[in-house]
Molecule: transfer RNA
Organism: Bacteroidetes bacterium ADurb.Bin302
RNA sequence: GCCUCUUUAGCUCAGUUGGUAGAGCAACGCAUUCGUAAUGCGUAGGUCGAGGGUUCGAGUCCCUUUAGAGGCUC
Numbered sequence: 001g002c003c004u005c006u007u008u009a010g011c012u013c014a015g016u017u018g019g020u021a022g023a024g025c026a027a028c029g030c031a032u033u034c035g036u037a038a039u040g041c042g043u044a045g046g047u048c049g050a051g052g053g054u055u056c057g058a059g060u061c062c063c064u065u066u067a068g069a070g071g072c073u074c
Stems, first nucleotide, its partner, number of pairs: 001072006010025004019056001027043005049065005
């Protein structure tokens, strides 16, 4: 230098054919307990890495770009 993959909640990750952004863990509240842990129920938490384009509508399609991982080449 070239190619491929990843980038979504505090963390690990889903998200199908473009049509209301989700799960587990963590956090907080309540119940349970003499109390703690465990368990059950609930609540909050997101500019979908950034910028632009297409579309009635984009996490998803197109272009550019940040960061990370792997591979190729004298």